[in-house]
This record gives sequence, structure tokens and C1' cells, in this order.
RNA sequence: GCCCCCGUAGCUCAGCUGGACAGAGCACUCGAUUUCUAAUCGGGCGGUCGCAGGUUCGAUCCCUGCCGGGGGCA
Repeated sequence: GCCCCCGUAGCUCAGCUGGACAGAGCACUCGAUUUCUAAUCGGGCGGUCGCAGGUUCGAUCCCUGCCGGGGGCA
């Protein structure tokens, strides 16, 4: 230098060939239960979907360019 894959909540990830308020588990927090703790149960908090453009009525999803991580070939 070229090619491929990945980037979604603090962490690990889902999101089915574009559509209805973007989700789960863990973590955090409040409460119930308990003599206390743990466990269990219920509620809550948490996201510019890497960044910037484009296509579209509409983009996490499609296209382009960058940035970061991993791999391959030189």
C1' cells in the first nucleotide's frame, strides 16, 4: 500500500432482505422479603447506534469518505 471483518447503554451482545417509542443480560440505584447479609422478586437509571456526508417519505440497517480495533497478502 491492497483486501476482509468488527464498532449499538459502564461491560457482553441481539436487532429477522429500511418502518410503529432502539432492546436483553450483567452492573448501578430504590423498594419488598430477612434479625442482618446473601439469594429471590418488583421498580428506576442508562444510547448523538464510531464520525461526517449521500440515497429515501423514512436509515442501527443501503452507498461514499474518514477514525479506531482485529486478520490476511505484499
Molecule: transfer RNA
Organism: Deltaproteobacteria bacterium